[in-house]
RNA sequence: AUUAAAGGUGGCUAGGGUUCCGGCCGUGGAUGACACGGGUGUCUGGUCCGAGAGCUGCCGCCAGACACGGCCUAUCGGCCCCGUCUGGUACACGGCGGGACAAAAGCCCGGGAGAU
Repeated sequence: AUUAAAGGUGGCUAGGGUUCCGGCCGUGGAUGACACGGGUGUCUGGUCCGAGAGCUGCCGCCAGACACGGCCUAUCGGCCCCGUCUGGUACACGGCGGGACAAAAGCCCGGGAGAU
C1' cells in the first nucleotide's frame, strides 16, 4: 500500500558462528589416567542462535450456513446470545552498512534503502 480478513505463537529446517561439551594440536605426565592452553571452527559433530518473502501445528481474525434459547411482529420475517460446521487468511526482486548475545547468520534495524 492492498484486502471481507492478511495478526500472534510453538515445533522443525535452510543457514550461522564458537560461550560450554567433544575432536584435533601443544605442554606436563610414563607413551597411561588426568591437568593446563585468552591453541584450533579452513573440526563432520552435541549444547546454543535461527527465517516477512521456508515447512508445519495451535490460537486469533473474516465470510457463509445450521441448531437451542430470548426479544419484536397479525404474518412473512428481523434482531440478539451462544455453540458447531464449511471455506478463506492474498502477493512478496531486495543491497551496502550497523546492532545483540561468546560470536556469527536468511536473527534485529527490515515488507527498510532501492528495483519493477

Overview: The RNA shown here (Guanidine-I riboswitch aptamer) has 116 nucleotides. The coordinates come from a structure-prediction model, not an experiment, and the mean pLDDT is 84.